[in-house]
This is a predicted structure of a 346-nucleotide RNA (Bacterial RNase P class A) from a Bacillota bacterium. The model forms 97% of the base pairs in the Rfam consensus. Its mean pLDDT, the model's own confidence on a scale to 100, is 78. Taxonomically the source falls in Bacillota (Bacteria, Bacillati).
RNA sequence: UGAGUAGACCGGGUGAUCGCGGGUACAUUGCCGCCAGGCAGUACGCGAGGAAAGUCCGAGCUCCACAGGGCAGGGUGCUGGGUAACUCCCAGUGAGGGUGACCUCAAGGAAAGUGCCACAGAGACAUACCGCCGGUUUCCGGUCAGGGUGAAAAGGUGCGGUAAGAGCGCACCAGCGGUCAGGUGACUGACUGGCUAGGCAAACCCCACUCGGAGCAAGACCGAAUAGGAGAGGUAUGACGCGGCCCGCCGACCUCUCGGGUUUGGUCGCUGGAGAGGCAGGGCAACCUGUCUCCUAGAUAGAUGAUCACCCAAGACAGAACUCGGCUUAUAGGUCUACUCAGGUG
Numbered sequence: 001u002g003a004g005u006a007g008a009c010c011g012g013g014u015g016a017u018c019g020c021g022g023g024u025a026c027a028u029u030g031c032c033g034c035c036a037g038g039c040a041g042u043a044c045g046c047g048a049g050g051a052a053a054g055u056c057c058g059a060g061c062u063c064c065a066c067a068g069g070g071c072a073g074g075g076u077g078c079u080g081g082g083u084a085a086c087u088c089c090c091a092g093u094g095a096g097g098g099u100g101a102c103c104u105c106a107a108g109g110a111a112a113g114u115g116c117c118a119c120a121g122a123g124a125c126a127u128a129c130c131g132c133c134g135g136u137u138u139c140c141g142g143u144c145a146g147g148g149u150g151a152a153a154a155g156g157u158g159c160g161g162u163a164a165g166a167g168c169g170c171a172c173c174a175g176c177g178g179u180c181a182g183g184u185g186a187c188u189g190a191c192u193g194g195c196u197a198g199g200c201a202a203a204c205c206c207c208a209c210u211c212g213g214a215g216c217a218a219g220a221c222c223g224a225a226u227a228g229g230a231g232a233g234g235u236a237u238g239a240c241g242c243g244g245c246c247c248g249c250c251g252a253c254c255u256c257u258c259g260g261g262u263u264u265g266g267u268c269g270c271u272g273g274a275g276a277g278g279c280a281g282g283g284c285a286a287c288c289u290g291u292c293u294c295c296u297a298g299a300u301a302g303a304u305g306a307u308c309a310c311c312c313a314a315g316a317c318a319g320a321a322c323u324c325g326g327c328u329u330a331u332a333g334g335u336c337u338a339c340u341c342a343g344g345u346g
Stems, first nucleotide, its partner, number of pairs: 001342010012311007020047002023044004029040004049317001053328002056326005061215004068247004073211005078092005093107001094105004108206002113204002115200003129147002131143005155173006174196002176193007219268004229258006241249001275294008
């Protein structure tokens, strides 16, 4: 200097004026409404994101149940740790990719059982085509080393041996088993045994752990009005109730169709949080503990706009609707940190 890898941040800023939405305080103010409630004035603050997207996981919260148990069903799947929890994060082990920094993994079990491996090929849970050797030679016997088919053919390479061959024997490897050592563990290392008929569970299945349901249109309160309407069915031989089924428990209403009423009303839930930041300590890290500081949207026909001046890179993806922890997807441009490789110079 160039090319990469991993991580973090910004993604308009400052000031002024007008406009929009909320909060706090102030007149126990004014106006509207039958009511629940709503609007207006002054002052001071505040007002869309790193993904607000997807709705893929997990929770907080609310309601049903609180008498459970089992089956079916769902989820996760190497080890250890973190967390409120998770299919998330951190660290490690193993396998694969990359020169490397690093990246990826649907990573338990094929000796519980069932099933699949098309076509080709002689043969795909086991055979003998070509070939080689031997013989009593149109055939018989031995063999699976070599060739061919195939994704895959009796572990691989080499040597010895043999009639020709073969782990038949040996050496070095691979897998599997055994013993010892290290490690919390996944696993690793050493020695040893000729034991060597595969792959697929992102096939059914088995094993281990785990799982109530529904969801802010959850739910609670207030006000107002109406038809204590009509019909059909179920039910103490047990309605309803807890996602499905069974057992059990409880003990009186339940389901459907038609029709009527309410301003298709108002308020809460609705934002102080598993919150954010600084410092110190513990830990390889994720993260934890202590202490100090701060309060940063709450709409509901749904709020952020316009003008001017300066700086400037400002253009991309794109707008909260109960909240939070992740994951995934989209993204013009800019800044910073660490590391790897290549070339050059000193």